[in-house]
Source information: The prediction has a mean pLDDT of 83. Small-subunit ribosomal RNA, 3' major domain from a metagenome, 481 nucleotides, folded computationally. The RNAcentral record of the full RNA draws on SILVA.
Context: one part of a larger RNA
RNA sequence: UGACGGGGGCCCGCACAAGCGGUGGAGCAUGUGGUUUAAUUCGAUGCAACGCGAAGAACCUUACCCACUCUUGACAUCUUAGGAAUCUGUCAGAGACGACAGGGUGCCCGAAAGGGAACCUAAAGACAGGUGCUGCAUGGCUGUCGUCAGCUCGUGUUGUGAAAUGUUGGGUUAAGUCCCCUAACGAGCGCAACCCUCGUUCUUAGUUGCUAACAAAUAAUGUUGAGGACUCUAAGAAGACUGCCGGUGAUAAACUGGAGGAAGGUGGAGACGACGUCAAGUCAUCAUGGCCUUUAUGAGUGGGGCUACACACGUGCUACAAUGGGCAUUACAACGGGACGCCAACUCGCAAGAGGGAGCAAAUCCUUGCUAAAGAUGCUCGUAGUCCGGAUUGCAGUCUGCAACUCGACUGCAUGAAGUUGGAGUCGCUAGUAAUCGCGAAUCAGAACGUCGCGGUGAAUACGUUCUCGGGCCUUGUACA
Numbered sequence: 001u002g003a004c005g006g007g008g009g010c011c012c013g014c015a016c017a018a019g020c021g022g023u024g025g026a027g028c029a030u031g032u033g034g035u036u037u038a039a040u041u042c043g044a045u046g047c048a049a050c051g052c053g054a055a056g057a058a059c060c061u062u063a064c065c066c067a068c069u070c071u072u073g074a075c076a077u078c079u080u081a082g083g084a085a086u087c088u089g090u091c092a093g094a095g096a097c098g099a100c101a102g103g104g105u106g107c108c109c110g111a112a113a114g115g116g117a118a119c120c121u122a123a124a125g126a127c128a129g130g131u132g133c134u135g136c137a138u139g140g141c142u143g144u145c146g147u148c149a150g151c152u153c154g155u156g157u158u159g160u161g162a163a164a165u166g167u168u169g170g171g172u173u174a175a176g177u178c179c180c181c182u183a184a185c186g187a188g189c190g191c192a193a194c195c196c197u198c199g200u201u202c203u204u205a206g207u208u209g210c211u212a213a214c215a216a217a218u219a220a221u222g223u224u225g226a227g228g229a230c231u232c233u234a235a236g237a238a239g240a241c242u243g244c245c246g247g248u249g250a251u252a253a254a255c256u257g258g259a260g261g262a263a264g265g266u267g268g269a270g271a272c273g274a275c276g277u278c279a280a281g282u283c284a285u286c287a288u289g290g291c292c293u294u295u296a297u298g299a300g301u302g303g304g305g306c307u308a309c310a311c312a313c314g315u316g317c318u319a320c321a322a323u324g325g326g327c328a329u330u331a332c333a334a335c336g337g338g339a340c341g342c343c344a345a346c347u348c349g350c351a352a353g354a355g356g357g358a359g360c361a362a363a364u365c366c367u368u369g370c371u372a373a374a375g376a377u378g379c380u381c382g383u384a385g386u387c388c389g390g391a392u393u394g395c396a397g398u399c400u401g402c403a404a405c406u407c408g409a410c411u412g413c414a415u416g417a418a419g420u421u422g423g424a425g426u427c428g429c430u431a432g433u434a435a436u437c438g439c440g441a442a443u444c445a446g447a448a449c450g451u452c453g454c455g456g457u458g459a460a461u462a463c464g465u466u467c468u469c470g471g472g473c474c475u476u477g478u479a480c481a
Base pairs, nucleotide, nucleotide: 001481002480003478004477005476007475008474009473010472011471012470013469015465016464019429020428021427022426023425026318027317028316029315030314031313032312033311034309035308042053043052064304065303066302067301068300069299070298073127077126078125079123080122081121082120083119086103087102088101089100090099091098107116108115109114129293130292132291133290134289138287139286140282141281142280143278145276150189151188152187153186154185155184156165157164158163169180170179171178195270197268198267200238201237202236203235204234205233206232210227211226214225215224216223241264244258245257246256247255248254320422324381325380326379327378328377329376330375336367337366338365341360342359346355347354348353388419393414394413395412396411397410398409399408435457436456437455438454439453440452441451
């Protein structure tokens, strides 16, 4: 000087407390461990692994296993020789691939001969290849402490020196934020602001959007003429700065109350992550040193596996019901997506869906009027393993796709399991939040209860900092470095 303390002081954080809802019990989905297996590919492992890499394993993916095959190779550059490329058919085979037959001659330079580009075949070797090992050889990227308020430097000064000072102290702040004091004076990386978005107003612009007034038409509808008022769209501008007033305070910084205001003291949300820590994670995104492999640890194909199942754990979904289930009627969104696409009207089917073909590269058409659902109204059920709950299983189907057996999603009929609110424990959340309700998208042929977004309804509680956890500053002790 640090680090540590079941030392002290001050302060903060959904850290506790106060509340609300979960999880831990059940069924299922999904990940992991374990076990099994020919293989169940690999990685991730306290917080910070476990709906994680994977924004989507039937084949492919795929790296694993079995079988059948290839060896200058599936891919790159170079040499030589030949041929354009390429297309079609038959046969053998699980296919990769093999055998045979047929068609076919292009582009550029050149009068021609010939040469060239691209591609194919054969040969030889330089070489290719490796999701093989090492993340403890590395780059890059990422997590974490933590959006915590810290981390440093120059010069000066003090000390023999390691170092100290500055950065401590008194206040204050979300903040090393600012003020005052001060052997320090300044500066840098962080904080904040600058950026995006939401909330208010104005200006400009009105089509595909909108419709107040006027007119037309209709069973009805901005449907049409028309209009730019309104909504909205999308570009620009204004607005908030403790600016104003009272009080407190050292006359400071600031705090507190108020006015005006759409918004008030960081207005809400995002992007943004200092010096460093964990030899944290990743050699399987990629790149890369070294090592290993080279008729195989490389490459191709078919099939299987990654989907196994005495069990254990994590994360979710659905429930156990009456603030509910069922039936009927009825109201109101926002973000998005669409050409190998979104798919209207209409018809068929109980339905999944099928037929159909209009429109739309889309503020125009479609995605149910881009349907919302919870909601509202009425009827029913009456506390029951039920008109709760839906697992499981049987049968019959639909769709995607060469192909749904291993191993897809969905529909109908039948079946109707556990479950009556969950032990010790444990998690999230402070406001348009929790809770609850539906909608969209990425990936994607098909395949979400996951993920990422969107809006609807919309709470309770915070006395306080004694205690638990984590962190910051000062100080103290130390057989620690």